């Protein structure tokens, strides 16, 4: 320098090919227990890396940009 991939909750990851953004763990509350732990139930937590566009509708499509990784030279 060129090509490709990844970026979503505090962490690890889904979202079935454009149609309500979810799960596990962690956190908090409750039940249980003398108490803790376990178990069970619930709650909260998101500008889907940033920006622009297409569309009735975008995590998903297009462009641009940032970071990380891989390959080639």
């Nucleotide at each position: 320098a060129a090509a490709g991939a990844a970026u979503u909750a505090g962490c690890u990851c889904a979202a079935u090919u454009g149609g309500c953004a979810g799960a596990g763990c962690a956190a908090c509350c409750g039940u249980u227990u003398u108490a803790c732990a376990c178990a069970c139930g619930g709650u909260a937590g998101g500008u889907u890396g940033g920006g622009u566009g297409u569309u009735c509708a975008a995590a998903u499509c297009a462009c641009u940009u940032a970071u990380u990784c891989u390959u080639u030279a």

Background
A computed fold for a 73-nucleotide RNA from Arthonia kermesina, annotated as transfer RNA. The organism belongs to Arthonia, within Eukaryota. Rfam family: tRNA. Rfam describes the family as follows. Transfer RNA (tRNA) molecules are approximately 80 nucleotides in length. The family's RNA type in Rfam is transfer RNA. The gene name in the source record is trnV-UAC. The sequence is in RNAcentral, with records from ENA.